A computed fold for a 383-nucleotide RNA from a Rhodocyclaceae bacterium, annotated as Bacterial RNase P class A. It matches the Rfam family "Bacterial RNase P class A". About the family: Ribonuclease P (RNase P) is a ubiquitous endoribonuclease, found in archaea, bacteria and eukarya as well as chloroplasts and mitochondria. It is annotated as a ribozyme. The coordinates come from a structure-prediction model, not an experiment, and the mean pLDDT is 78. The RNAcentral record of the sequence draws on ENA. Taxonomically the source falls in Rhodocyclaceae (Bacteria, Pseudomonadati, Pseudomonadota, Betaproteobacteria). A source record names the gene rnpB.

This record gives sequence, C1' cells and structure tokens, in this order.
RNA sequence: GAAGUCCGCCAGGCAGCCGCUGUGCACUUUAGUGCAUGGAGGAAAGUCCGGGCCCCAUAGAGCAGGAUGCCGGCUAACGGCCGGGCGCAGCAAGUCGAAAGACCCAAGGCGACGGACAGGGCAACAGAAAACAUACCGCCGAUGGCCCCGCAAGGGGAUCAGGUAAGGGCGAACCGGUGGGGUAAGAGCCCACCGCAGUCCGUGGCAACACGGCUGGCUAGGUAACCCCCAUCCGGGGCAAGGCCAAAUAGGGAAGCGAUGGCGCUGCUCGCGCCGCUUCCGGGUAGGCUGCUAGAGCGCCGCGGCAACGCGUCGCCCAGAGGAAUGGCUGCCGGGCAGCUCGCGCUGCCUUACAGAACCCGGCUUAUCGGCGGACUUCCAUU
Repeated sequence: GAAGUCCGCCAGGCAGCCGCUGUGCACUUUAGUGCAUGGAGGAAAGUCCGGGCCCCAUAGAGCAGGAUGCCGGCUAACGGCCGGGCGCAGCAAGUCGAAAGACCCAAGGCGACGGACAGGGCAACAGAAAACAUACCGCCGAUGGCCCCGCAAGGGGAUCAGGUAAGGGCGAACCGGUGGGGUAAGAGCCCACCGCAGUCCGUGGCAACACGGCUGGCUAGGUAACCCCCAUCCGGGGCAAGGCCAAAUAGGGAAGCGAUGGCGCUGCUCGCGCCGCUUCCGGGUAGGCUGCUAGAGCGCCGCGGCAACGCGUCGCCCAGAGGAAUGGCUGCCGGGCAGCUCGCGCUGCCUUACAGAACCCGGCUUAUCGGCGGACUUCCAUU
C1' cells in the first nucleotide's frame, strides 16, 4: 500500500421568526400574558427473555408443569455477554492439475454442544436387504449330489444344494480404510499402518479437553428441536400495580323531630312493618393528587483484568405528557449526487433512512439514507 473480516461511533451544525408543552418567577380580568429554562431514540418498536418496584399468596418438603443444558468467568439477574474447548461448513491465499476440479483452509462464520448398556418409540422414497442385518447382479461351487471320459486311481463340465459383503447397483445412512497374506471364492480370518472404542495409566490444563502409552480385532449404527432419564432454576399478577382526597344522584347505618296521619297483616281492638323531615357516619362511582423519574444514572481520568466487567477520584442533572407536547419556514456553513473542466473551480439538484417516549432498568430480535474511526488476518514493496 491492496484485499478480506469483525467491532465501535454519528444520525447534520448555527442564527432568526412563528407555534406546542413541563417547571420557576412576576402580573392581572382566574384565565391567560410576559420573562427565564427543560423537551425522543439507537432502536423509544416487537413485548421474546431477565430484574427493580408494588399488591396478593406463602412453615418446610414433595408431586404436577415450565425453562435451561460443553467448560470457566461476568452480572442484581438472564435463555444475555466475554474468554476457552470440541465439531461443522467454507471465501481469499497456498499446493496439485491442460482444464474441470481436488486437497488444504488465515482472520472470521455456524452449532438447543448433558445422557442412545434405565426403558419405550420412530425411520418417507429408492432398494434384494434398514437393525439380535441382507444374496438382486456378480464371484465361487472346495464339500454333498448330477452328467461325461476312464477297468481303476483320477480328470472334465453344468450349477441343484450351498458358500461369499471383495466388485456393481440403491440410499441421508447398509456393520471401519489402505496394502499384504490367506482362500474354491471371499471375509479383521490373520498381519502392518491409519482410524475407532475403553469406568485404564501418565503428562499438561481450574475445567471442557489435548498429547502419549496400554488394552480390545472392532464389540454397543442414527434420532433425545420424540416420549423419557439426570442436573440446575422457577409462587401468581402487573403502574389500568398500588396509596391518598373525594362531589351530584341512588341506596345503607345511627340519633332526633313530627303527625297520632296514610297503607298492609285485618271486618274491629292491640301489636308489628313500611312511608316523612333534619343532622351525623361509612362504602363505592365521576373527578383530582400521588406512584413519576437522581438512577444497577451519565461523562472524563486513573487502577485491576486478554476480555465481558469491577473499583476509585472529580464533575453533571439529562422529557415526564397523559387522548397524549417535542413541530414548521427562511438564511449561512457543512455534507452528498450529476454535468462541464487537464486541473483550480463553476453550475444545478437534494439535505433525506428507519422511526416516535407513556413506571424504570439489563439484554435479544427486527427496521434503517448515508458517513466516520479502530482492530485482526493474508499478500506485495521497502528498510
């Protein structure tokens, strides 16, 4: 310097004018006016996880149900984040090749990544065969039987039985791979190397795991995002939570007053109940106040840590509306695109994307015009 990958940040700036809204002060005609000052986001979104806060429930333990699941760390917590391990796919570069392509594969990407000798279940299509394997083609037919030659010993032939998982063919997958021995033909049947397995040993690592050794001819294929088993965690509901103040009307309770009245039981007497007015009390509704924003807060610096993150000093206050404000216009600067130009530059156009708080935080996911910065890896050049 080029290419690739990953991470982080910004989301035009200033001024003027006209509006909306919270707060403070002042004034008055009590509803406004004036002045000062604050006024969306990186996702405010989806509401998918986790917590704070509030109310209800709750001795403890268990059942049921749900979630999570390699290892270590971070955190208030998490299904999140950081670092590591293992596996998978694979671009560039590299190697081989005429090419097609194959091998290898940096940084980086992806992985619900505990358990398949606790038990149950499942596997479409194709194929002969899909789980205590299987004989369609092919190969063999040593052994038994058949046919031919031969006196016999024996030889030859076909493949009836049978043997065979090397080769072909099917499949996502068919019971290790290569080479040699062996055999009638074959086969871990035997051997060497590679691979695989092991509740074994050693070394390194906190661990996942890695490397080496030993043992085993190889035994126990896949699926747990099917039931299930194991381990860990989880009470329910949510600011329309919850708390306070509290009309009108209707109804409830208590006390008092009044007519000795009306209605019902009842035709009469007594009695009982209901109906009136005043005052007080209590519950609910409308409405108002609160919860409400100073917080796991933000910024700079220092220290510890690979990092996520933690600790400390200093500084700052940064929306609180509630049928729901946060907007519009103009000018300058900045930015982008197009045309002309060798170039300096000039002209024209645009100034945009996604979107919009509603108790508050930490994440994840999704949407997004453009722009900026950093780290890592590979290659080239120079020193």